The RNA shown here (transfer RNA) has 74 nucleotides and comes from an Oscillospiraceae bacterium. Model confidence (mean pLDDT): 81 of 100.

RNA sequence: GGAGGCUUAGCUCAGUUGGUUAGAGCGCACGCCUCACACGCGUGAGGUCGACAGUUCAAGUCUGUCAGUCUCCA
Numbered sequence: 001g002g003a004g005g006c007u008u009a010g011c012u013c014a015g016u017u018g019g020u021u022a023g024a025g026c027g028c029a030c031g032c033c034u035c036a037c038a039c040g041c042g043u044g045a046g047g048u049c050g051a052c053a054g055u056u057c058a059a060g061u062c063u064g065u066c067a068g069u070c071u072c073c074a
Base pairs, nucleotide, nucleotide: 001073002072003071004070005069006068007067010026011025012024013023019057028044029043030042031041032040050066051065052064053063054062
C1' cells in the first nucleotide's frame, strides 16, 4: 500500500425480511431470606446502537466517508 471481518449497557454477546417499547447472561445498587455472610429469590439503575452524512413515511439493520480493532496479501 491492497483486501476482508468486527464496533449495541461496566464485561461477554443476541437483535430474523428495515416497522409494535432496544434485549439476555454476568457484574452493580436496594430489598427479602440468615444471628451474620454466602447461596437463592425479587426490584431497580445503567445505552445518543463507534462518529458524521445520505436513502426512506420509518434505520441498531441499507449506502458513503472517517476512526478504532483483528486477520490475510504485498